Context: one part of a larger RNA
RNA sequence: GGACGAACGCUGGCGGCGUGCCUAAUACAUGCAAGUCGAGCGGAGUCGAUAGAAAGCUUGCUUUCUUGAGACUUAGCGGCGGACGGGUGAGUAACACGUAGGCAACCUGCCCCUCAGACUGGGAUAACUACCGGAAACGGUAGCUAAUACCGGAUAAUCGUUUUCUUCUCCUGAAGAGACCGGGAAAGACGGAGCAAUCUGUCACUGAGGGAUGGGCCUGCGGCGCAUUAGCUAGUUGGUGGGGUAACGGCUCACCAAGGCGACGAUGCGUAGCCGACCUGAGAGGGUGAUCGGCCACACUGGGACUGAGACACGGCCCAGACUCCUACGGGAGGCAGCAGUAGGGAAUCUUCCGCAAUGGACGAAAGUCUGACGGAGCAACGCCGCGUGAGUGAUGAAGGUUUUCGGAUCGUAAAGCUCUGUUGCCAGGGAAGAACGUCGGGUAGAGUAACUGCUAUCCGAGUGACGGUACCUGAGAAGAAAGCCCCGGCUAACUACGUGCCAGCAGCCGCGGUAAUACGUAGGGGGCAAGCGUUGUCC
Numbered sequence: 001g002g003a004c005g006a007a008c009g010c011u012g013g014c015g016g017c018g019u020g021c022c023u024a025a026u027a028c029a030u031g032c033a034a035g036u037c038g039a040g041c042g043g044a045g046u047c048g049a050u051a052g053a054a055a056g057c058u059u060g061c062u063u064u065c066u067u068g069a070g071a072c073u074u075a076g077c078g079g080c081g082g083a084c085g086g087g088u089g090a091g092u093a094a095c096a097c098g099u100a101g102g103c104a105a106c107c108u109g110c111c112c113c114u115c116a117g118a119c120u121g122g123g124a125u126a127a128c129u130a131c132c133g134g135a136a137a138c139g140g141u142a143g144c145u146a147a148u149a150c151c152g153g154a155u156a157a158u159c160g161u162u163u164u165c166u167u168c169u170c171c172u173g174a175a176g177a178g179a180c181c182g183g184g185a186a187a188g189a190c191g192g193a194g195c196a197a198u199c200u201g202u203c204a205c206u207g208a209g210g211g212a213u214g215g216g217c218c219u220g221c222g223g224c225g226c227a228u229u230a231g232c233u234a235g236u237u238g239g240u241g242g243g244g245u246a247a248c249g250g251c252u253c254a255c256c257a258a259g260g261c262g263a264c265g266a267u268g269c270g271u272a273g274c275c276g277a278c279c280u281g282a283g284a285g286g287g288u289g290a291u292c293g294g295c296c297a298c299a300c301u302g303g304g305a306c307u308g309a310g311a312c313a314c315g316g317c318c319c320a321g322a323c324u325c326c327u328a329c330g331g332g333a334g335g336c337a338g339c340a341g342u343a344g345g346g347a348a349u350c351u352u353c354c355g356c357a358a359u360g361g362a363c364g365a366a367a368g369u370c371u372g373a374c375g376g377a378g379c380a381a382c383g384c385c386g387c388g389u390g391a392g393u394g395a396u397g398a399a400g401g402u403u404u405u406c407g408g409a410u411c412g413u414a415a416a417g418c419u420c421u422g423u424u425g426c427c428a429g430g431g432a433a434g435a436a437c438g439u440c441g442g443g444u445a446g447a448g449u450a451a452c453u454g455c456u457a458u459c460c461g462a463g464u465g466a467c468g469g470u471a472c473c474u475g476a477g478a479a480g481a482a483a484g485c486c487c488c489g490g491c492u493a494a495c496u497a498c499g500u501g502c503c504a505g506c507a508g509c510c511g512c513g514g515u516a517a518u519a520c521g522u523a524g525g526g527g528g529c530a531a532g533c534g535u536u537g538u539c540c
Base pairs, nucleotide, nucleotide: 001540002539003538004537006536007535008534009533010532013387014386015385016384017383018382019380020379021345026343027342028341030340031339032338035080036079037078040077041076043074044073045072046071047070051066052065053064054063055062056061057060087298088297089296097222098221099220100219101218102217103216106215107214111211112210113209114208115207116206117205119153120152121151122150128143129142130141131140132139133138159182160181162179163178164177165176166175167174168173188203189202190201191200192199193198224270225269226268231261232260233259236258237257238256239255240254241253242252243251273295274294275293276292277288278287279286280285300321301320302319303318304317323334324333325332326331351377353376354375355374359373360371361370362369363368390420391419392418393417400411401410402409403408424481427475428474429473430472434467439462440461441460442459443458444457445456446455484529485528486527487526488525489510490509491508495524496523497522498521499520505512506511
C1' cells in the first nucleotide's frame, strides 16, 4: 500500500447493487415452511331441480312428508410426492474432495422412442354402525361395504436355470440364434358415436428392448502439522466354499495358509469439511474457503431397520439416553443446523413483513391447490459505485478572529451585496416494462378414425402485477434542507501563539516534556481524505 461477513470512537444528505451470528452443532415460546388428486373407491354432510302424497284455503299459491337428477365440501381406503427444494459445518486426513480413467461387476420412478399386450376369477379391510376401555394420547370386540388396494389361474418371449450352435474380445468373458422348466397386467377412469352389441379419443396400466437423466462401486495422481509419535495389524493379509448385495469385494461366516503396512514416514496425537474460486503479489509464491456454484457429511445424542425406483430418511417409524412439557400418577407429548422471532454467549450480525404476479417445484386431464424455494419490501454507511451540500460576479481587501518588529500580515473573493441555476430532498399531477403461457370464446391446418369428439400446430379476441401509485416523466416553490474526521518533529503533505514545566501528557519507530515545546493541552492557520474519517484485529 491492498483486502475484510469486521468491531470500536466521532460524524452522517440521497440513490443503485450487493452483504449481514465468524461466538454456544447452546436451549427454544408462537406462527408458518409438503402437500395434492372426487376424472381411482365406498361412504358422510350441505344445497336441491323433478315427481308423488297430505293439509290450509285467497282454486293456484303456501306449508309439511316422501322421492331424489345435479352441484359443492370432504374424514377414510388408494395413487404420486414427503430421498427434491431449504439449513448447518459438528464429525471427517478419508477414494471425503479435485482431476484423469474403468465397470466384460451395477441400478435408475417420472420423461422420450420401438415392439407386444391388457383374458378369466376370488377373498378381505378401513371408513360406517353397535358396544366397551382410557384423564388424555389412543385403542379393543362384533357386524357391513368398495376400488387403479390385495391374491389366484391363462397367455407371451426377451427374463432366470440347464443345454446346443455361431461371431467377437479388455483375464474372469460378451453378443446373437434354438430346445426344456419357472414367472405379469388396472377387465381402469373420463369423454364421443350408436337402440344395442360394439367402435373410437385422451390419460392411466403390464412385459421387453433402446435412449436420456440421476446415482452406486473400483483405480492412478494431487492437496497438513508434529519423529520431543517408530514400529502397527487377528477379519488382520491371502486362498477355498457357503451366505449376502442392484453390483465386485473379508462385505459376512466356516476352514486352511501366515501373511499385510512402514523412514518414499506406517501407527499415534493435534488441527481441518473439499473444490471452482477469493485476497495479495510483476511473477513465483503466500494466505483464505463468507456470499454464488459443484461435491460430501449431519439433523437433540447413540443405535436400528421398515417402506420405496431412490433413505437407513431435518419437519417418518422403533429402541436407549439427556433435557423440556402435560397428567386423574396408570401413562403420554416434543426436537428451528427451514423462515421470522426469543433467551443466552459475545466486540458483533436484521422484520414474529407482502405475494405466489414472475421463475422453479409437488400433485392434478384441467381449473387449480400447496410452496418462509423464490420474487419483493423493511432494518444496518457493513461494502462497492454514483450524485449532492450550489454557480458566476464581487476589494472598501468590511466587521471580527489570530499574530505583530505596531508599519503591517493573514483568514480572504472567503463573507455581505448583485445576477443565475434547480441535481437531490419536500409538494402536486401523469404513470410503466417486467405478462409469456395455461384457461375461455371464435377460426385455420395436420396426423389419426368408417365418422365425430378429442389430440397437435397456429391466428384473432378476452383475462392475469406482490413490488406499487414504485421506477420514470412533467410542474411549482426556494440557496432555501444537507460536512465531517484525522493530522501538521523526522519517516510524511502541513507552523505560529498561549498554557504547562520530566508534571499533566504523547507515542507506529526514532523519541518529545526538567521555563522561550513547530512532538503535551487549547486557539488561529495549514495539509489530507470526504458521507465518511481515524483506531484496533487478521492476511498478503